[in-house]
Context: one part of a larger RNA
RNA sequence: CCCGCCACUAGACGGAAAGACCCCGUGCACCUUUACUAUAACCUAACAAUGAUUUAUGGCACAUGCUGCGCAGGAUAGGUGGGAGGCUUUGAACUCGGAUUCUUGGAUUCGAGGGAGCCAAUGGUGAGAUACCACCCUGCAUCUGCUGUGAAUCUAACCUACUACCCUCAUCGGGUUGAGGGACAUUGUUAGGCGGGUAGUUUGACUGGGGCGGUCGCCUCCUAAAUUGUAACGGAGGCGUUCGAAGCUUAGUUCAGGUGGUUUGGAAAUCCACCGACGAGUGCAUUGGCAUAAACUAGGUUGACUGCGAGACAUACAAGUCAAGCAGGAGCGAAAGCUGGACAAAGUGAUCCGGUGGUUCUGCAUGGAAGGGCCAUCGCUCAACGGAUAAAAGGUACGCCGGGGAUAACAGGCUGAUCGGAGUCAAGAGUUCACAUCGACGCUCCGGUUUGGCACCUCGAUGUCGGUUCAUCGCAUCCCGGGGGUGUAGAAGCUCCCAAGGGUUAGGCUGUUCGCCUAUUAAAGCGGUACGUGAACUGGGUUCAGAACGUCGCGAGACAGUUCGGUCCCUAUCUGUGGUGGG
Numbered sequence: 001c002c003c004g005c006c007a008c009u010a011g012a013c014g015g016a017a018a019g020a021c022c023c024c025g026u027g028c029a030c031c032u033u034u035a036c037u038a039u040a041a042c043c044u045a046a047c048a049a050u051g052a053u054u055u056a057u058g059g060c061a062c063a064u065g066c067u068g069c070g071c072a073g074g075a076u077a078g079g080u081g082g083g084a085g086g087c088u089u090u091g092a093a094c095u096c097g098g099a100u101u102c103u104u105g106g107a108u109u110c111g112a113g114g115g116a117g118c119c120a121a122u123g124g125u126g127a128g129a130u131a132c133c134a135c136c137c138u139g140c141a142u143c144u145g146c147u148g149u150g151a152a153u154c155u156a157a158c159c160u161a162c163u164a165c166c167c168u169c170a171u172c173g174g175g176u177u178g179a180g181g182g183a184c185a186u187u188g189u190u191a192g193g194c195g196g197g198u199a200g201u202u203u204g205a206c207u208g209g210g211g212c213g214g215u216c217g218c219c220u221c222c223u224a225a226a227u228u229g230u231a232a233c234g235g236a237g238g239c240g241u242u243c244g245a246a247g248c249u250u251a252g253u254u255c256a257g258g259u260g261g262u263u264u265g266g267a268a269a270u271c272c273a274c275c276g277a278c279g280a281g282u283g284c285a286u287u288g289g290c291a292u293a294a295a296c297u298a299g300g301u302u303g304a305c306u307g308c309g310a311g312a313c314a315u316a317c318a319a320g321u322c323a324a325g326c327a328g329g330a331g332c333g334a335a336a337g338c339u340g341g342a343c344a345a346a347g348u349g350a351u352c353c354g355g356u357g358g359u360u361c362u363g364c365a366u367g368g369a370a371g372g373g374c375c376a377u378c379g380c381u382c383a384a385c386g387g388a389u390a391a392a393a394g395g396u397a398c399g400c401c402g403g404g405g406a407u408a409a410c411a412g413g414c415u416g417a418u419c420g421g422a423g424u425c426a427a428g429a430g431u432u433c434a435c436a437u438c439g440a441c442g443c444u445c446c447g448g449u450u451u452g453g454c455a456c457c458u459c460g461a462u463g464u465c466g467g468u469u470c471a472u473c474g475c476a477u478c479c480c481g482g483g484g485g486u487g488u489a490g491a492a493g494c495u496c497c498c499a500a501g502g503g504u505u506a507g508g509c510u511g512u513u514c515g516c517c518u519a520u521u522a523a524a525g526c527g528g529u530a531c532g533u534g535a536a537c538u539g540g541g542u543u544c545a546g547a548a549c550g551u552c553g554c555g556a557g558a559c560a561g562u563u564c565g566g567u568c569c570c571u572a573u574c575u576g577u578g579g580u581g582g583g
Stems, first nucleotide, its partner, number of pairs: 001583008010575003014570002022404004027400002029396004035201005042193008051154011063142004068137001075130001078136005085119003094113008158181003162178001164176004204216003213233001217239006240385001241283001242342002247301007255279001257275005281290002284347001286345003305328004311322003317386001330339003353379007361372002411458001412456001413454003417451001419447006428438002465540001466538003470532001471529005478503003481498006505519005546564004550559003
């Protein structure tokens, strides 16, 4: 050096299982509920199957009989018309009694008596004239009919797990009696309620992982790198309007502040003089403007017009912005001229659907109408603001699928804020004396053991705390060794330098690492090694499914809260290591 055999498992980010944790998907399932929308069931009502009688009480219609009072007027004049007569031994006036009504004066009517007249016209009053007849109005009573409602009764529909008999040797079923109930119950249709019992679904995105928080449209400034434009969960602020004058025009004025003066009057009210280019003011944020004023007043007004619009800016689209000029008819101004809102840049919402007004449009044979179109206008914190629907919340540790190292938890990497260590400066402490020892405020480094930041390999899997076993390395050395300084008398120390050869205990508590305690020791070091080591062991903790407590939640359920329980697979191919054999 080559080839075996026997062992061991440190590595082959070993094998196994398209990661179960985490995130994503306009994925799925199941569960919950005061999510949304349906719906079974249930409740209520109407109608039908569904009939009879009585009674009470409504509505409507016909008929009959009554009813009707302002003042004046004989007096209780409903309206209109006709009308000169009408009623009466078939019982008038009048008297008595009863009933109804009542404006308290009467009216109507019934009965008894009575035994021959009474009323109207005329006149008078009044808007209207009375007897008698007809047709009507208001309200009432009665009869009849129709139609409701309440109560009661009935029996014949309908019901009966009751009774007797039969089929029939039969607790079924059917038939026939009886009994009980009864137009109810029950069933059907329709409507209104209720309805996680059931079903279908929804439950946003951004995000230095996700959740929680915050945000989502528009305007102004900075970031923005001197055209424009330009991101971040970068730094600051505003808006979701207001005004019929705060618009238009014509004419005029100059502010803030300061100095001096002046009654109450003061720092500051109003007044006078002077200085005063802009520091005031502009409806409201900011920026840019503005004194020729866009600022402040006054007069007149409605252009805060109708029909249009060359040409540009900006721009993926859709939107957005500026605009001379033409026509019509206006306002102000002597005129030139200006005026299609406001000093400018925020003050907002597509489409569909529907409302209102107008319209020389259309109009399902024709004429209309309905409906539609066109013009004008209205209804959205559709604010998740280019708006999925008119209409929507949650749980899953019972979970599932598709994906992701595009994205978290372990480990590694980068960084080194935090952490550990060293140096430097030396204010100060050290009786005196900065530096025996300690060392503030700072500064310069090193390390890569903490907590983090980033999200670079790994989600078709890199097993996670602690212990056991076996270790190996660093030195910033715990002990043993060698030195310097000392505020080193000696002893014991303190501090610094060199030094990694060897060593660095056993128990109690806790899952613990750590820590506290006990007894020793020369000492009971600090760290790295995937917080060394689970194809070596364990499995107490954490981190599935069961269960309970506390708390939270209406609930399903949840909790770096607690508690009991809970499957740890691999026969070693290669590298490696140990032993052994052959060549």
A computed fold for a 583-nucleotide part of an RNA from Bryobacter aggregatus MPL3, annotated as large-subunit ribosomal RNA, domain V. Rfam family: Bacterial large subunit ribosomal RNA. Rfam links the family to the GO terms structural constituent of ribosome and ribosome. The source organism's lineage runs through Bacteria, Acidobacteriota, Bryobacterales, Bryobacteraceae and Bryobacter aggregatus.